[in-house]
RNA sequence: AGGGGCGUAGCACAACUGGUGGUGCGUCGGUCUCCAAAAUCGAAGGUUGCAGGUUCGAGCCCUGUCGCCCCUG
Numbered sequence: 001a002g003g004g005g006c007g008u009a010g011c012a013c014a015a016c017u018g019g020u021g022g023u024g025c026g027u028c029g030g031u032c033u034c035c036a037a038a039a040u041c042g043a044a045g046g047u048u049g050c051a052g053g054u055u056c057g058a059g060c061c062c063u064g065u066c067g068c069c070c071c072u073g
């Protein structure tokens, strides 16, 4: 330099052919307990790496760009 894959909540990952972004762990609160842990119920937390484009509508399609990994030279 060229090619491919990945980037979504604090962490690990989902999201069907473009149609309400969710699960587990963690965090916070309630119940329980003498207190705590465990168990159980609930809640908060998201510019989907960034910037544009297409579309009534984009995590998903297109372009550019940044980071990480792999391959080729």
Base pairs, nucleotide, nucleotide: 001072002071003070004069005068006067007066010025011024012023013022019056027043028042029041030040031039049065050064051063052062053061

Annotation
This is a predicted structure of a 73-nucleotide RNA (transfer RNA) from Planosporangium sp. The organism belongs to Planosporangium, within Bacteria. RNAcentral holds the sequence, with entries from ENA. Its mean pLDDT, the model's own confidence on a scale to 100, is 83. Rfam family: tRNA. Rfam links the family to the GO term triplet codon-amino acid adaptor activity.